Lysine riboswitch aptamer from a bovine gut metagenome, 160 nucleotides, folded computationally.
Model confidence (mean pLDDT): 78 of 100.
Its Rfam family is "Lysine riboswitch aptamer". Rfam links the family to the GO term lysine biosynthetic process. A reference for the family is Sudarsan et al. (2003), "An mRNA structure in bacteria that controls gene expression by binding lysine", Genes Dev.
The sequence is in RNAcentral, with records from MGnify.
RNA sequence: GAUGGAGGUUGCGGGCGCAAAUAGUAUCCGCCGAGUAAGGGGCGUAUCCCUUGGCGGAAAAAGGUGCGUUCGCCGAGGUGAGCGGCGUGAUACGGCGUCGUUUUGCCGGGGUCGCGCAGAAUAUGCGCGGCACUGUCGCAAAUUUUUGCGGAGCGCUAUC
Numbered sequence: 001g002a003u004g005g006a007g008g009u010u011g012c013g014g015g016c017g018c019a020a021a022u023a024g025u026a027u028c029c030g031c032c033g034a035g036u037a038a039g040g041g042g043c044g045u046a047u048c049c050c051u052u053g054g055c056g057g058a059a060a061a062a063g064g065u066g067c068g069u070u071c072g073c074c075g076a077g078g079u080g081a082g083c084g085g086c087g088u089g090a091u092a093c094g095g096c097g098u099c100g101u102u103u104u105g106c107c108g109g110g111g112u113c114g115c116g117c118a119g120a121a122u123a124u125g126c127g128c129g130g131c132a133c134u135g136u137c138g139c140a141a142a143u144u145u146u147u148g149c150g151g152a153g154c155g156c157u158a159u160c
Base pairs, nucleotide, nucleotide: 001160002159003158004157005156008074011073012072013071014070015069016068017067018066019065027058028057029056030055031054032053033052034051041050042049043094044093045092046091047090048089077107078106079105081102082101083100084099085098086097087096088095108134109133111131112130113129114128115127116126117125118124136151137150138149139148140147141146
């Protein structure tokens, strides 16, 4: 340098199908009011823009999640920052979401607890920190397959 492998069966991510929840919510229709600007709402602020309440009827969806199945894989992937595009009623500044890109910065892996952000949510995701577990390498010891300490995937291991 090339070609293969391993960490877990709760490894990582994508597609499809079903399900719960979102929610009797948004929205639409009918009836009865109020009103021309208050209130309310649309992510925040400023200026604008959109009338709105009650009762009755009809009534979703997306993101996120679980289960099943299938495909691709083992920096799989996730995430931070910068730049650019699109979306969020309009403009401006931000915020959020998403796509691309750059340096590549950080992260071995999953779990759990606490805090924070997002979210309808107690689900879940992400970030930070703690705890134990697990895989790998190095060092030391020993009761010889265990213990302790430490490192990181730009790693480890097999063959050529």